A computed fold for a 72-nucleotide RNA from a Microgenomates group bacterium, annotated as transfer RNA. Its Rfam family is "tRNA". It was read from a public genome assembly. Its mean pLDDT, the model's own confidence on a scale to 100, is 83. The source organism's lineage runs through Bacteria and Bacteria candidate phyla.
RNA sequence: GCUGGAAUAGCUCAAUGGUAGAGCAGCGGUUUCGUAAACCGCAGGUUUCGGGUUCGAGUCCCGAUUCCAGCU
Numbered sequence: 001g002c003u004g005g006a007a008u009a010g011c012u013c014a015a016u017g018g019u020a021g022a023g024c025a026g027c028g029g030u031u032u033c034g035u036a037a038a039c040c041g042c043a044g045g046u047u048u049c050g051g052g053u054u055c056g057a058g059u060c061c062c063g064a065u066u067c068c069a070g071c072u
Base pairs, nucleotide, nucleotide: 001071002070003069004068005067006066007065010024011023012022013021018055026042027041028040029039030038048064049063050062051061052060
């Protein structure tokens, strides 16, 4: 330099163009002499960034950035 892939909650990952979710972690409660476990509940998001298409974009299109793999 070329090609492909990835970027979403603290972490690991989902999400037919139509209200962004789960598990773990966190917080509160129940339970226990106490802790852990279990159970119930709560909170946590500028979907990497900038544009475009659309009534509507995490999703489609273009560009940028970072990372990974392959080729040279």